[in-house]
RNA sequence: GAGGGGUUAAGUUAACGAAAACUAAUUGCCUUCAAAGCUAUUAAUAAUGGUUCAAAUCCAUUACCCCUUG
Numbered sequence: 001g002a003g004g005g006g007u008u009a010a011g012u013u014a015a016c017g018a019a020a021a022c023u024a025a026u027u028g029c030c031u032u033c034a035a036a037g038c039u040a041u042u043a044a045u046a047a048u049g050g051u052u053c054a055a056a057u058c059c060a061u062u063a064c065c066c067c068u069u070g
Base pairs, nucleotide, nucleotide: 001069002068003067004066005065006064007063010023011022012021013020024042025041026040028038029037046062047061048060049059050058
C1' cells in the first nucleotide's frame, strides 16, 4: 500500500430500521449495626455527513484497534 472485521453506560454483553439487561455508583426500605435482599435514580450507540416518517443498524468519509496479504 491492498483486503476484511470491530468501536454501545464506569465495566461486561444484547438489539427485526422505533436502544435492553447484568455488574458498579448513589438514594431509600429492611437490620441494634453491617452483609444479603428489595425499591428508585444516574449513565451509552467512536466522529461528521447522506438516505429514510424514523438509523447502533443502510451508504460515504475520517479516527482508533485487530487479522490477512504485499

Predicted 3D model of a 70-nucleotide RNA (transfer RNA) from Rhizostoma pulmo. RNAcentral holds the sequence, with entries from ENA. It matches the Rfam family "tRNA". By type it is a transfer RNA. The source organism's lineage runs through Eukaryota, Metazoa, Cnidaria, Rhizostomatidae and Rhizostoma.